[in-house]
Model confidence (mean pLDDT): 83 of 100. The part of an RNA shown here (large-subunit ribosomal RNA, domain V) has 586 nucleotides and comes from a Planctomycetaceae bacterium. NCBI's taxonomy places the organism under Bacteria, Pseudomonadati, Planctomycetota, Planctomycetia, Planctomycetaceae. It matches the Rfam family "Bacterial large subunit ribosomal RNA". Its family is annotated with structural constituent of ribosome and ribosome in the Gene Ontology.

Context: one part of a larger RNA
RNA sequence: CCCGCAGUAAGACGGAAAGACCCCGUGAACCUUUACUGUAGGCUGAUAUUGGGCUGAGGUCUGAUUUGUGUAGGAUAGGUGGGAGGCAGUGAAGUCGAUGCGCUAGCACCGGCGGAGCCGACGUUGAAAUACCACCCUGAUUAUACUUUAGUUCUAACGCUGAUUCCCGUGAAUCCGGGCGGCGGACAUUGUCAGUUGGGCAGUUUGACUGGGGCGGUCUCCUCCGAAAGAGUAACGGAGGAGUUCAAAGGUACCCUCAGCCUGUUUGGAAAUCAGGCGUUGAGCGUAAUGGUAGAAGGGUGCUUGACUGCGAGACCCAUAAGUCGAGCAGAUACGAAAGUAGGACAUAGUGAUCCGGUAGUCCCGAAUGGAAGGGCUAUCGCUCAUCAGAUAAAAGGUACUCCGGGGAUAACAGGCUUAUCGCUCCCGAGCGUCCAUAGCGGCGGAGCGGUUUGGCACCUCGAUGUCGGCUCAUCACAUCCUGGGGGUGGAGGAGCUCCCAAGGGUUUGGCUGUUCGCCAAUUAAAGUGGUACGUGAGCUGGGUUCAGACCGUCGUGAGACAGGUCGGUCCCUAUCUGCUGUGGG
Numbered sequence: 001c002c003c004g005c006a007g008u009a010a011g012a013c014g015g016a017a018a019g020a021c022c023c024c025g026u027g028a029a030c031c032u033u034u035a036c037u038g039u040a041g042g043c044u045g046a047u048a049u050u051g052g053g054c055u056g057a058g059g060u061c062u063g064a065u066u067u068g069u070g071u072a073g074g075a076u077a078g079g080u081g082g083g084a085g086g087c088a089g090u091g092a093a094g095u096c097g098a099u100g101c102g103c104u105a106g107c108a109c110c111g112g113c114g115g116a117g118c119c120g121a122c123g124u125u126g127a128a129a130u131a132c133c134a135c136c137c138u139g140a141u142u143a144u145a146c147u148u149u150a151g152u153u154c155u156a157a158c159g160c161u162g163a164u165u166c167c168c169g170u171g172a173a174u175c176c177g178g179g180c181g182g183c184g185g186a187c188a189u190u191g192u193c194a195g196u197u198g199g200g201c202a203g204u205u206u207g208a209c210u211g212g213g214g215c216g217g218u219c220u221c222c223u224c225c226g227a228a229a230g231a232g233u234a235a236c237g238g239a240g241g242a243g244u245u246c247a248a249a250g251g252u253a254c255c256c257u258c259a260g261c262c263u264g265u266u267u268g269g270a271a272a273u274c275a276g277g278c279g280u281u282g283a284g285c286g287u288a289a290u291g292g293u294a295g296a297a298g299g300g301u302g303c304u305u306g307a308c309u310g311c312g313a314g315a316c317c318c319a320u321a322a323g324u325c326g327a328g329c330a331g332a333u334a335c336g337a338a339a340g341u342a343g344g345a346c347a348u349a350g351u352g353a354u355c356c357g358g359u360a361g362u363c364c365c366g367a368a369u370g371g372a373a374g375g376g377c378u379a380u381c382g383c384u385c386a387u388c389a390g391a392u393a394a395a396a397g398g399u400a401c402u403c404c405g406g407g408g409a410u411a412a413c414a415g416g417c418u419u420a421u422c423g424c425u426c427c428c429g430a431g432c433g434u435c436c437a438u439a440g441c442g443g444c445g446g447a448g449c450g451g452u453u454u455g456g457c458a459c460c461u462c463g464a465u466g467u468c469g470g471c472u473c474a475u476c477a478c479a480u481c482c483u484g485g486g487g488g489u490g491g492a493g494g495a496g497c498u499c500c501c502a503a504g505g506g507u508u509u510g511g512c513u514g515u516u517c518g519c520c521a522a523u524u525a526a527a528g529u530g531g532u533a534c535g536u537g538a539g540c541u542g543g544g545u546u547c548a549g550a551c552c553g554u555c556g557u558g559a560g561a562c563a564g565g566u567c568g569g570u571c572c573c574u575a576u577c578u579g580c581u582g583u584g585g586g
Stems, first nucleotide, its partner, number of pairs: 001586008010578003014573002022407004027403002029399004035204005041197008051154010062143005068137001078136005085119003094113004099108003158184005166179004207219003216236001220242006243388001244286001245345002250304007258282001260278005284293002287350001289348003308331004314325003320389001333342003356382007364375002414461001415459001416457003420454001422450006431441002468543001469541003473535001474532005481506003484501006508522005549567004553562003
């Protein structure tokens, strides 16, 4: 150097399973509910099946009997017309009793007694006699008819029934049909339609951005910075505003100049109003900021409606759709003597496409024709469609019972980068140390090193890199716990403190807890600090964490959830290569 054999499991980010955790998908499935939309079913009503009486309470028509004091007045005069006579032995006046009405004065009617009269035109009144007759109004009573509704009843629809075996078709039959009875009964049942209820069931929805996701915040428009002196330019970068207002705060003609300061002057003060002076803009301009503006866009006064209609050369901006400016032409108008100015406001925010529908107008179309319905066109209205280029008119949650497709485009472990944080060292020396900065300490600061903490980033790995602790076996660093050698000391000795050198060896056993850690007990020369995928699960364990079961507390309407607690809970691999140990042959 080559080739074996027996072992061991450190590596081959070993094998197995297109990661179950996490995120994503306008993926799925189940589950929940006061998500949305439906629906089986339930309830209620109408109607058909469905017919007859009686009673009560209403309504309408017709007939009859009655009912009606405002004041003046013999008094309880409904209206109008006719009308001078009408009623009374078929019993008047009067009187007694009962009933009804009542604005308590009386009116109507019935019965008894009674026995022959009573009332009217005349005076009061807007209207004259209920003396008598007719037609009507208001309210009441009653009768017939129709109708509504409630109750009750009937039997013939309809339903149930003969169980101590009712009869027949029929012969075996408990089925079916008929007969004879019984019970219920126009109810119930059933059909149709409507309303209401309806996670019982079904189909679905439940946004995006995001230094992982969730929670929080945001989503459209305006102003400034960022923005690198044209335009444009991002971030969960830094600051603020808008979702309007004004009939004058618009148009036009004419006129005026502010804020502040100084001086003076009654109440009057730092500041109210007044007078004089200085005053280029620091004021004001409805509204945030920026730009602009005194030769007005600011402050006034007069007259007014151009806050017009039809258009628009040409430009800015720009993927589109939108957005912006605009001379000039025609018509009609306001102000101004005129020239002229005026198609809102000093400018930049004050907003919403399309569909669908409403309103007004209109020369348009009008399913043979004339109309109409309906539509078009012009104007205008209805959206926190605010997730603001707006998926639907209409939508929330759970999943640890879960599933699929993907992602190291994206989190949890480990590694990497960084080193804020952390550990250590050094510099400076305010001060402490009786005195004395530096024996021992060291304010405020500064310079480094390390890569053990907590983080930041998201770079390999999601077609899998097994995660805490323990056991076993270690190996390295030295910023040394012990043992060794030294310097300083605020080292008398002893015991210490501090610093330098030094990694050869060593560095305990128990109680509690899953614990690492920690506390406690007893020792020891000492009971070191760290790295090694927080060394080591193809070496072991499986107590913890982190599936499916269950309980408690809390939260939630609920399904369920909880770095809250609790009991339980399958740890696979026969070693091909490298490494290592032992051994053999050439």